[in-house]
C1' cells in the first nucleotide's frame, strides 16, 4: 500500500430498520455478631461525521483506531 474483519454500559457478551438488554463490578438495603454467600432495589453504554429512512446499534459513504492475509 492493497484486501478482509472488528469497534455496545467500568469489563465480557447480546439485540428482525421499531422501548438498547443480560452476566460480572459498583452504590444503597435486607440478611449475618462481622465478613463472605444469598436476596431487592439502582447505577452506567452503541467510536466519529455526513446520507437514506416515518423510525439507523443495524443499510450506504467518509474518517479514526485495532486485529488478520498479501505484498
Nucleotide at each position: 500500500u492493497g484486501c478482509g474483519a472488528g469497534a455496545u454500559c467500568g469489563u465480557c457478551u447480546a439485540a428482525u430498520g421499531g422501548u438498547a438488554g443480560g452476566a460480572c463490578g459498583c452504590u444503597u438495603g435486607g440478611u449475618u455478631c462481622u465478613g463472605g454467600u444469598c436476596c431487592a432495589a439502582g447505577u452506567a453504554a452503541u467510536c466519529u461525521u455526513g446520507g437514506u429512512u416515518c423510525g439507523a446499534g443495524u443499510c450506504c459513504a467518509g474518517g479514526u483506531c485495532u486485529c488478520g492475509c498479501a505484498g
The RNA shown here (transfer RNA) has 71 nucleotides and comes from a Patescibacteria group bacterium. The sequence is in RNAcentral, with records from ENA. RNAcentral records the identical sequence in 3 taxa. Its Rfam family is "tRNA". The coordinates come from a structure-prediction model, not an experiment, and the mean pLDDT is 81.